[in-house]
Context: one part of a larger RNA
Formats: sequence, C1' cells, structure tokens
RNA sequence: UUGGGCGUAAAGGGCGCGUAGGCGGCCCGGAAAGCCUGGUGUUAAAAACAACAGCUUAACUGUUGGUAAGCGCUGGGAACUUUCGGGCUGGAGUUCUGGAGGGGAAGCUGGAAUUCCUGGUGUAGGGGUGAAAUCUGUAGAUAUCAGGAAGAACACCGGUGGCGAAGGCGAGCUUCUGGCCAUGAACUGACGCUGAGGCGCGAAAGCGUGGGGAGCGAACAGGAUUAGAUACCCUGGUAGUCCACGCUGUAAACGAUGUACACUGGGUGUUUGUGGGUUAACCAUGAGUGCCGUAGCUAACGCGUUAAGUGUACCGCCUGGGGAGUAUGCUCGCAAGGGUGAAACUC
Repeated sequence: UUGGGCGUAAAGGGCGCGUAGGCGGCCCGGAAAGCCUGGUGUUAAAAACAACAGCUUAACUGUUGGUAAGCGCUGGGAACUUUCGGGCUGGAGUUCUGGAGGGGAAGCUGGAAUUCCUGGUGUAGGGGUGAAAUCUGUAGAUAUCAGGAAGAACACCGGUGGCGAAGGCGAGCUUCUGGCCAUGAACUGACGCUGAGGCGCGAAAGCGUGGGGAGCGAACAGGAUUAGAUACCCUGGUAGUCCACGCUGUAAACGAUGUACACUGGGUGUUUGUGGGUUAACCAUGAGUGCCGUAGCUAACGCGUUAAGUGUACCGCCUGGGGAGUAUGCUCGCAAGGGUGAAACUC
C1' cells in the first nucleotide's frame, strides 16, 4: 500500500465555526469531457500463419490465399456522472405568531449556616477519638441571649427533570443576549452535507499582576497508631479555593459510541408543544429524555427508530507487547509543560 477495522480487544479528534477539497434533490432542453455500446472507413508494405515454387537442402527469397488482433483517428447512439440554459418545491433558509430554558456583565436584594468582635447570664470544663493526646478554658472557655463585621455557598422545590456544541449551568429582581421546538401562512428556490489546514470555545489544577480571604485546605508543624508510619485518624495551618484582567490548553474532556441524511415490528414511563374531544379522562400528531424488548447485528457482554440494524457522503484514527508518548528536530508557552513524534534493543 491493499485489505480489515475503531462501545469494552489497538483505534472517534474535548467541542464548535468554517477555507480548499470530496460528495450532492425533482423535471425539460442543448453539449458530449468521463463512461458504455455497436457500425463504416482507415489502421501501408514487410514480418506472423498455410500452400506452392527458386537457390543441390536448410537458412533465405518469391508467388498466392485467408484471417485475426491491437492502439488510435473519423463519424453515430446514449441511461448515468459532468457542463450550459430554463423551470419546480419535498432538502436548506427568511419573516410573523406561541411556549420554555441557558450563559455573561452590571446593579440591587434575601434568608439559613459558619467564623470573628463587643456586651449580658453563667461555672468548670470544652473539644476530639476505636481509645487517647496535642489543642482550648478561672486572664472566665464550651453553652445561651443581644448587637455588629466578613467572605463563600445558595437547604427545601430538585426529579434516569430542564438548557447548552462540548466544557458546563441551580436564591430573587432588573438589563443585555445566543440557540432550540411546535403550529399555520407567505417568501427565496438546492442557496445543501462533510470538512485537511485555519480560527474560536474549552473542567480542575497551575502561572502573572492587583484585590479578597469566612469555611475548607496540598505543603508544613504537632499529637496518635505502628516493628517503622515521610500515611490512613486527630489538633493547627500556608499556597490555593473567591473577584478582575491576561496566560496555560490538558482530563476516565466518557455514551470510553465522529457529523449529516434515509429506511427498518412493538410495549411502557416522563418533559414540553399542537390539534380533536362528551374538557382532570381519552385520541391523534411533533420535538426531547429513560426503561424493556422483535428482526437484524455482535467474539461475547450487549445494542436494538436516541442502533452497536440496513445504506449513502465526508472527516479523524488503528496495524503485536515493552522501549515510549521517551529521545531528537521543529513549534507553542513566563514557567510548569503542551503539540508533532522515532529508532536501536528485547520478548
């Protein structure tokens, strides 16, 4: 490379937008580049094949005959692809109406809890554990009441509930703002799908500058445990966790399942629309989200209209284990480190 694959064996890019490229709905007409088809002509002679003849044979040469093949050229037809022109509405999109949610920023607000401070009551313990001790308390703690301050998170509602492309998003009000779904009508008329590079977003931890710091809490200190205990348990506690701006760009970034479209028995729950209805029922029809299962698929487990079934288009990735996501080069980063990424050797 071919082939075969990618839920769990190696393998789906963390996610989106989108360039080149690849692929692309229905009808009519033209062209005929690709592709297919058959016809005519051409495709010189020599050579090849067969017969005969000539050099004494042979090689060689001559005559006659028949046929085929091939590439191509020319002209014809033409389903499909292509291309040009015209048209269509089912794909896609726009506008209006309805419902519901998420994120960001700013402003304002709320209550519960925690810690701290002040004061009152009150007296000997409190705290912690398997048991203890470190710790804290007669300089009045713990408990309780009143007042004040601060930061962080939003109990109940809360739900295999909702929203978002993913990461993710839960107190309330206001403002700004993106997307989705249903219904019906009007409009555009293939405007579409995918997407190498590229660009953007991207948990936590970490980094830079400046704030903030209640609780928690790497590191660290002490107390225990233990043969030891650089741990698990306990008492403290710094970075950090929070905010603003900038960087980092990775995760079991998981559904370990790329995106889009089409088709293929059912049953049952739930969220949210629309229509009907005798109006808490029920019926029909969309869009999500769960469970169980038919055919089929699968090595099995299992998947099963939310496919891992049946097909199409495009992208990414895999090719025995270790060495190794290492070395080297390049590149990005303030750094930590990230991206790309071998070989020798060995089994």
Small-subunit ribosomal RNA, central domain from a metagenome, 347 nucleotides, folded computationally.
Model confidence (mean pLDDT): 81 of 100.